[in-house]
Description
Predicted 3D model of a 1479-nucleotide RNA (small-subunit ribosomal RNA) from Cetraspora pellucida. The prediction has a mean pLDDT of 83. RNAcentral holds the sequence, with entries from SILVA.
RNA sequence: AGAGUUUGAUCCUAGCUCAGGAUGAACGUUGGUAGUAUGCCUAACACAUGCAAGUCGAACGGGAUUGUAGCAAUACAGUCUAGUGGCGAACGGGUGAGUAAUGCUUAUCUAACUUGCCGAUUAGUGGGGGAUAACCUUGGGAAACCAGGGCUAAUACCGCAUAUUCUGGCUUUGGCCGGGAAAGGACUUCGGUUCGCUAAUUGAGAGGGAUAAGUCGUAUUAGUUUGUUGGUGGGGUAAUGGCCUACCAAGACCAUGAUGCGUAGCCGGGCUGAGAGGCUGAUCGGCCACAAGGGAACUGAGACACGGUCCCUACUCCUACGGGAGGCAGCAGUGAGGAAUCUUCGGCAAUGGGGGAAACCCUGACCGAGCAAUACUACGUGAAGGAAGAAGGUCUACGGAUUGUAAACUUCUGUUGGCCGGGAAGAAAAAAAUGACGGUACCGGUCGAGAAAGCCACGACUAACUACGUGCCAGCAGUCGCGGUAAGACGUAGGUGGCGAACGUUAUCCGGAAUCAUUGGGCGUAAAGGGUGCGUAGAUGGUCCGCUAAGUUAGCAGUGGCAAAUUGGGGCUCAACCCCGCGGAAGUUGCUAAUACUAGCAGACUACGAGGGCAGGAGAGGUUAACGGAACUCCCGGUGGAGCGGUGAAAUGCGUAGAUAUCGGGAAGAACACCAAAGGGGCGAAGGCAGUUAACUAUUCUGGUCCUGACAUUGAGGCACGAAAGCGUGGGGAGCAAAACGGAUUAGAUACCCGUGUAGUCCACGCCGUAAACGAUGAGUGCUAGGUAUUGGACGUUAGUUCAGUGCCGCUAGGUAACCCGGUAAGCACUCCGCCUGGGUAGUACGCUCGCAAGAGUGAAACUCAAAGGAAUUGACGGGGACUCGCACAAGCACUGGAGCAUGUGGUUUAAUCCGACACUGCGCGUAGAACCUUACCAAGGCCGGUGUUUCGGCAAAAGGAGAGAAAUCGAAUGGAGGUUAUCCGGAAUACUCGGUGCUGCAUGGCCGUCGUCAGUUCGUGCCGUGAGGUGUAUGGUUAAGUCCUAUAACGAACGCAACCCUUAGGCUUAGUUACCAGCGGUUAGGCCGGGCACUCUAAGCCGACUGCCUGAGUAAUCAGGAGGAAGGAAAGGAUGACGUCUGGUCGUCAUGGCCCUUAUGCCUUGGGCGACACACAUGCUACAAUGGUUAGGACAAUGGGUUGCCAACCCGCGAGGGGGAGCUAAUCUCAAAAAACUAACCUCAGUUCGGAUUGGAGGCUGCAACUCGCCUCCAUGAAGCCGGAAUUGCUAGUAAUCGCCAAUCAGCCAUGUGGCGGUGAAUACGUUCUCGAGUCUUGUACACACCGCCCGUCAAGUCACGAAAGCCGGUAAUGCCUGAAACCAGUUGGCUAACCCGCAAGGGAGGCGGCUGACAAGGGUAGGAUUGGCAAUUGGGGCUAAGUCGUAACAAGGUAUCCGUAAGGGAAUUUGCGGAUG
Repeated sequence: AGAGUUUGAUCCUAGCUCAGGAUGAACGUUGGUAGUAUGCCUAACACAUGCAAGUCGAACGGGAUUGUAGCAAUACAGUCUAGUGGCGAACGGGUGAGUAAUGCUUAUCUAACUUGCCGAUUAGUGGGGGAUAACCUUGGGAAACCAGGGCUAAUACCGCAUAUUCUGGCUUUGGCCGGGAAAGGACUUCGGUUCGCUAAUUGAGAGGGAUAAGUCGUAUUAGUUUGUUGGUGGGGUAAUGGCCUACCAAGACCAUGAUGCGUAGCCGGGCUGAGAGGCUGAUCGGCCACAAGGGAACUGAGACACGGUCCCUACUCCUACGGGAGGCAGCAGUGAGGAAUCUUCGGCAAUGGGGGAAACCCUGACCGAGCAAUACUACGUGAAGGAAGAAGGUCUACGGAUUGUAAACUUCUGUUGGCCGGGAAGAAAAAAAUGACGGUACCGGUCGAGAAAGCCACGACUAACUACGUGCCAGCAGUCGCGGUAAGACGUAGGUGGCGAACGUUAUCCGGAAUCAUUGGGCGUAAAGGGUGCGUAGAUGGUCCGCUAAGUUAGCAGUGGCAAAUUGGGGCUCAACCCCGCGGAAGUUGCUAAUACUAGCAGACUACGAGGGCAGGAGAGGUUAACGGAACUCCCGGUGGAGCGGUGAAAUGCGUAGAUAUCGGGAAGAACACCAAAGGGGCGAAGGCAGUUAACUAUUCUGGUCCUGACAUUGAGGCACGAAAGCGUGGGGAGCAAAACGGAUUAGAUACCCGUGUAGUCCACGCCGUAAACGAUGAGUGCUAGGUAUUGGACGUUAGUUCAGUGCCGCUAGGUAACCCGGUAAGCACUCCGCCUGGGUAGUACGCUCGCAAGAGUGAAACUCAAAGGAAUUGACGGGGACUCGCACAAGCACUGGAGCAUGUGGUUUAAUCCGACACUGCGCGUAGAACCUUACCAAGGCCGGUGUUUCGGCAAAAGGAGAGAAAUCGAAUGGAGGUUAUCCGGAAUACUCGGUGCUGCAUGGCCGUCGUCAGUUCGUGCCGUGAGGUGUAUGGUUAAGUCCUAUAACGAACGCAACCCUUAGGCUUAGUUACCAGCGGUUAGGCCGGGCACUCUAAGCCGACUGCCUGAGUAAUCAGGAGGAAGGAAAGGAUGACGUCUGGUCGUCAUGGCCCUUAUGCCUUGGGCGACACACAUGCUACAAUGGUUAGGACAAUGGGUUGCCAACCCGCGAGGGGGAGCUAAUCUCAAAAAACUAACCUCAGUUCGGAUUGGAGGCUGCAACUCGCCUCCAUGAAGCCGGAAUUGCUAGUAAUCGCCAAUCAGCCAUGUGGCGGUGAAUACGUUCUCGAGUCUUGUACACACCGCCCGUCAAGUCACGAAAGCCGGUAAUGCCUGAAACCAGUUGGCUAACCCGCAAGGGAGGCGGCUGACAAGGGUAGGAUUGGCAAUUGGGGCUAAGUCGUAACAAGGUAUCCGUAAGGGAAUUUGCGGAUG
């Protein structure tokens, strides 16, 4: 510090996710030692048991007991102690329920206050009195405990005295008057000492009160408040104060967020972060609050009191039923809850606290130990050597590699551990005593590698890879995503990586996230500018001078505690941890200073902001009234006579009752042609505004000058305006036209098209308040190249300049993701407002406000997805456009589709009908040849291969072979090669290796088909672009061609095109047998022979054609025509197939990875099947006849083949064929006859002398074999068929059509197939509108698996969360009324009453106790509301869910352009009307 994820790829926007750190954690696997920390986050739930606050006998009386003395009484001393009394119990310890301010933090104030114990100071401490507990006794009660009587003490209680200080009043400020204290104990050397007590002052420490600032969310909480806000008097308090009370006033708080609701203890700090921030508030420290829930006071210096009191409530326990007891949020511990959190331990040795004069006592504070990997830290699980690179494991290309110096083995060490021995500090200021921890830490000795390693991961992010298993299953997953038979992603193993006594997971927080942006973001199209203006608060604000000093800046001072953090040291062996020290900062407060800027106050200015006056213009600016003509419709009349109207085509409709058309007259409503702009005028804030005239009215521009003097900008709330549709009332209604009704179209057509047609559209008044209300661009101000057009002014004089507007161009600069913007900014800046923060849910629900309604405004969540989106790129596609080509269409010729047959395929059948090929690019295809074989299929019968080694057995084996058998196979008798210690035959064991037409063509090689013989496909360098990419390869011509030319940020190059190659056409040279024969000779008349290379021909080489020449057009390329030439513009044909596409075909040609079978999925054999047959398709053959058929005659080819062969002559047979054997390894011999054509004759339009299927009979040939299942011949038979529906194929010249010939395969052949060869030999092409296919450019796109794409809504099914809902069940906070405990206060009192007062006394008074009443009041009851939850029949929409139904709304002109607002209609997407936008 970044990374992954939207796309075919790119840039951007935007969300989601990851890597880091942390935790009071939990869970899973594993677990050696030590130190230091930490340990109920949940039920402020309930608690058994024990302990956690006592102490003082030097305050007091008594009691018990011990000792001494004494006979005893008794005295003295010690110990213990219930009670009275004192101090403490308000600290310490726990918890975080409540609390949003009565709290906390920081700072300040208290002259408005208090303070026990402690320190300092001053002065005192005199003299009296009456009680009471304990104790004794009587009584009640189950108990708790209570009552009566009697005795007694005090540092308990009460007067009196004293009091310059304290305090109240007065005051002449000198004082005066009044009020107010006390307690004693111990020791004593009897001198006193010491601890106390009282009244004051002061300090320290502690506390009370007040003020300011800061301190969570929510406005779908907007108004709150009646002791409320203030005043006066009084009360109360330690003290201020509505703290309380009476009266008076009507205030107080609030958009700078009151009140309400929800949530929450706050801070020092902790975690994270570069920081700013964000989150958090365990342990330690400070403050607050609470003590079962609620209320109250008492005591006291201090409490409204955790281990005190009283009352109410709930709960638990005891009870004799009458009544009582209790409060672990102290330490342990229990139950419950929960994912989850410890011992009913030791000690007061230390530190600290309470009491005491002290000894000492108490102390679950504390110090320690125990449990827990909960966290942090340290150490260990051994070290060195050791290659036969052991064995084993895993992988393997079988060679090896790896685990791996790892182990074994050798030599060592002893941390930790075991045992033995020694043994602290912590303890302290005179000495002594005192250690829970603890025989601990630590030290020494000894033992022995002995007892001590796991967890997670290994597709990318992210370090680390293979094998096997599994087969969209099981499973994984943080995100993207893996898994459908070769999974580096699942599971296991080996290996590797990471961390290590831990490792992973889960949860939560910060970070990354600039993803709420102060630092540090945005709003034209990605989310986001309010529909527009006016204007309030607020925010911001021109020039100059002066003052103030609030902001601001500086200096000094205080605070900022301790701990923590940082830093310097030190101590535990180090570290964690602990100790000591230094220092600053933020914040905040005070004082002092400065005055540039901002602000405040006061004054001034106008060159510039803003406004006003004067003069001159501009315009569909607004409102009202009047008027006008054209057109449509309707009515009346005339003419006229059959249609009109409407559409893609029609129909509904109108019309002989006279339409349409045409002429004249009339009525009514609405809208205003030309002017008038079309990419482009004007006005208005926006919506919007258009005939003419008038009235009223608003705005704006220009000019020079005068005036005011900052009057300005923006603008939350607020107010006003605001298209269309819609609503209300009343008019009006010509045309148009939602709804509605008909007609068409259609599978349907609730639409598009047509005919009617109502609201509405129009007017007046009143609502509504929304639009793609758009420049998708808030308002204002300043600055930043130009060019050009135009509207309204001014100047100037036809050059132009300038002001205000409206447009365009612009890679000026600049900006932008790009598109684009560019003085009319989306540039550079400032001011103010509005708005955004992933998509869906949803502009929905609930609540509230507005509205007559429709609805508008405000406006969520649960749940769900990993995307949604913007711009641009390359493709593909379009019922988009332009150009071009092709037997693509057209023009022609001949077919197919109908018949019969052949062949192939599907289907069906079958024991098997082996397998593959399926649009074009499967179907006379693999198969250039299935009777057996082939053969892979079925049935049946059989076999277990090969090689090596070892071992056993044999005398025979091979050949031939009667016989058995369907054959394979078995095989008597006969026979007698070779081997016999390697060699032959057979059996067995073992090792290695075979075999498979079994699977996967979606694991592959090779080969092939297709687009397509289409003209395309790329590269290097350069240039453009952030980039994907573009350019090159676009434009204009031309070509069969990316062929060439021109032009050009491209210049070159590669694969394709063309050419080079072959064949056919002309010629030349060479050669002349087997080919040829002109001339010569011979001849059996056949180039047969001699002979000849002249010719034909053969087959080698060469020449020839290049737009070279001429004319015309053109810059050129090139094109048109012509000449010559055998051939002319590629002469004709072939071979040749770019980058790639179709996951095209083939594992069954072959090869091959993996998987599978191995007495079988291998091998052998016989027979069958591949040849079946209701049917369907494809490719062909033969035909349907006279351009023909039959018969007869006699012509003319070329390519090819031949020794397991072709086979001549001749003979036989009607023929297939048979016999025969010459020749030929071939320009020699042979297949071999070419056929159509031609000549002659017959047939005469018919199911025929057409056609030949089918069938019967007789034969031939091949072959072991012709039944299933061959071909051929002869005789006989003589089917369908008379030219073929929709549809559809081939072909542009030696082509189509037609005629025969040859070959491969092959014993033969189901060949009508396939590949070649020649003979005869046409017609037509105007042309590119249309069909199909292709190419280039362009355009749109929501497609990229690429239109066989994508995608919308209803319905149906499942599931999830949510809303509504009659109602049911709660919670919370208030209110009214009733009732009302305890306690304080007030009043009252026929009761009771030691101290003081009066009184001789009796008695009375003061005071107290008790009773009663009142006010206040916890709680309870009741009533109607508020608010917030849960449940709910039913209901509503929404989300999600590979393969349900209906349509096809959107994306292309998406087939009716789409979308927005509104209204109506419709199963649904949606359709239609009105207005608007262009996205």